Two RNAs folded together computationally: RNase P RNA and transfer RNA, 409 nucleotides in total. Its mean pLDDT, the model's own confidence on a scale to 100, is 77. It holds a member of the Rfam family "Bacterial RNase P class A". By type it is a ribozyme.
RNA sequence: ACGGUUCGCCAGGCGAUCGCAUGCGGCAAGGCCGCAUGAGGAAAGUCCGGGCUCCAUAGGACAUGACGCCGGGUAACACCCGGGAGCGGCAACGCUACAGAAAGCGCCACAGAAAACAAACCGCCGGUUUCGGCCGGCAAGGGUGAAAAGGUGGGGUAAGAGCCCACCGCGGACUUGGUGACAAGGACGGCACGGCAAGCCUCGUCAGGAGCAAAGUCAAGCAGCAGGUCGGGUGGUCCGCCCAAGCCUGCGGGUAGACUGCUGGAGGACCUUGGAGACAAGGUCAGUGGAUAGAUGAUCGUCCUCGACAGAACCCGGCUUAUGGCGAACCUUUUUU
RNA sequence: GGGCCCGUAACUCAGUGGGAGAGUAUCACCUUGACAUGGUGGGAGUCGUUGGUUCAAAUCCAAUCGGGCCCA
Numbered sequence: 001a002c003g004g005u006u007c008g009c010c011a012g013g014c015g016a017u018c019g020c021a022u023g024c025g026g027c028a029a030g031g032c033c034g035c036a037u038g039a040g041g042a043a044a045g046u047c048c049g050g051g052c053u054c055c056a057u058a059g060g061a062c063a064u065g066a067c068g069c070c071g072g073g074u075a076a077c078a079c080c081c082g083g084g085a086g087c088g089g090c091a092a093c094g095c096u097a098c099a100g101a102a103a104g105c106g107c108c109a110c111a112g113a114a115a116a117c118a119a120a121c122c123g124c125c126g127g128u129u130u131c132g133g134c135c136g137g138c139a140a141g142g143g144u145g146a147a148a149a150g151g152u153g154g155g156g157u158a159a160g161a162g163c164c165c166a167c168c169g170c171g172g173a174c175u176u177g178g179u180g181a182c183a184a185g186g187a188c189g190g191c192a193c194g195g196c197a198a199g200c201c202u203c204g205u206c207a208g209g210a211g212c213a214a215a216g217u218c219a220a221g222c223a224g225c226a227g228g229u230c231g232g233g234u235g236g237u238c239c240g241c242c243c244a245a246g247c248c249u250g251c252g253g254g255u256a257g258a259c260u261g262c263u264g265g266a267g268g269a270c271c272u273u274g275g276a277g278a279c280a281a282g283g284u285c286a287g288u289g290g291a292u293a294g295a296u297g298a299u300c301g302u303c304c305u306c307g308a309c310a311g312a313a314c315c316c317g318g319c320u321u322a323u324g325g326c327g328a329a330c331c332u333u334u335u336u337u
Numbered sequence: 338g339g340g341c342c343c344g345u346a347a348c349u350c351a352g353u354g355g356g357a358g359a360g361u362a363u364c365a366c367c368u369u370g371a372c373a374u375g376g377u378g379g380g381a382g383u384c385g386u387u388g389g390u391u392c393a394a395a396u397c398c399a400a401u402c403g404g405g406c407c408c409a
Base pairs, nucleotide, nucleotide: 001333003331004330005329006328007327008326009325010324012303013302014301015300016299017298018297020038021037022036023035024034025033026032027031040309044320045319047318048317049316050315051314052211053210054209055208059239060238061237062236064207065206066205067204068203069083070082071081072080073079084098085096086095087094088093099202100201104200105199106196107195108194121142122141123138124137125136126135127134128133150168151167152166153165154164155163169191170189171188174185175184176183177182215260216259217258218257224251225250226249227248228247231243232242233241268285269284270283271282272281273280274279304307338408339407340406341405342404343403344402347361348360349359350358355392363379364378365377366376367375385401386400387399388398389397
């Protein structure tokens, strides 16, 4: 210098004018004036987890769904941190739905002898032969396939074969280390056990349902009719619990206003302490969106590196996706010293 | 704002792990003096997109894009 990996930060600045929303104050007023404040790292997708509200203060069983190496963090999680194993990369580093295929069922098209309790097309060997073949042994070689029943080498044999041996792989125990996942070790077994669980399933853990258009209060307005049974409490079933003298369903009628929920929160910034880290504890400081047709904008001037993706609707923690720029550390290759 | 569903040929749809299909439309030929009807044959597909699981994906899983429905 080129290329790459990881982590962190910023999200045009300043000034003027005209506007918008909310809160507070004033005028004496039903609107004006003043002051203060006013979108994001993703506000997005709604993919997870919680708070909150209603239905039991959500209880038991089955079903169903989600998750799945180990330890920790957290309100909780499918998230995060640290570690193990496997895979990818020359490396920095990254990724993993990473329990069980020896409980059972199922599938493995075509090709191929055979797709899993085995079997034998070509072939090899022995016997026999009317020389076409037949009987028996073998699974080393060929061939098929994504995948063929341990691999390499040697011994052995009629030919062969874990049949035997060495090394490697595999298996279940043992010993040692580690909280654990797991790792290392020597001996044993003699290969018996192909793949798929993002097929059914088994094991373990977790989950009651619905969602702020939840739920509640006030005001205004209206017209009931039919059916169903004994029930209803928003869920798949049953039990249990609670409520009730009525309840449910369908059609029809009325309203389209106001308020609460609504933002001070598992919150933010800084510092100290503990910890390897996620994070936790303590202290100090500031007050900082809340609409209901939906506010945060427009114009001008000036400066610069000339500005991407994009706009809250109950709130919070994550993940994923979109996206411009800057910085730091580390790695590969090449060159120079 | 919240809850849910669907994307396969030009159109409407089937296909639930191994060959991408049906009807309509379209094209060519036959039939007719000509057209319609009828008959025969053909073409047309990134299975919305991108990754993953698997020997193998329209199909299973995840993300994403587009369209639609319901709730005061």